[in-house]
RNA sequence: UAUGAAAAAGGCAAACUAUUUGAAAGAAUAGGACGCAAAGCCUAGGGUCUAAGGUCUCAAAGACUAUGAUCGCCUGGUUGCCAAAU
Numbered sequence: 001u002a003u004g005a006a007a008a009a010g011g012c013a014a015a016c017u018a019u020u021u022g023a024a025a026g027a028a029u030a031g032g033a034c035g036c037a038a039a040g041c042c043u044a045g046g047g048u049c050u051a052a053g054g055u056c057u058c059a060a061a062g063a064c065u066a067u068g069a070u071c072g073c074c075u076g077g078u079u080g081c082c083a084a085a086u
Stems, first nucleotide, its partner, number of pairs: 002086001003083002011036002016031006034072001040078003044075003047070003053065004
């Protein structure tokens, strides 16, 4: 350095519930553990979700649209705990 153990220390916390917040998708806090070796951080590329505003429409319905969201979807960037075997 690669690698990642039926190891040890420590860490994070899905679903669900409550409260708050947001137009929504979602988010925050508390409880709670399905999982996680970067499930730390960055939306940089792709994917996915939403559609307030905007566009189309005489209008309504409907469609489209990210500047919104997701890093616990993938890739990339960056920092980092532990140390058996190889």
The RNA shown here (c-di-GMP-I-GGC riboswitch aptamer) has 86 nucleotides and comes from Evansella tamaricis. Rfam family: c-di-GMP-I-GGC riboswitch aptamer. The family has 40 seed sequences and 1,298 matches in Rfam 15.1. Lineage of the source: Bacteria > Bacillati > Caryophanales > Bacillaceae > Evansella.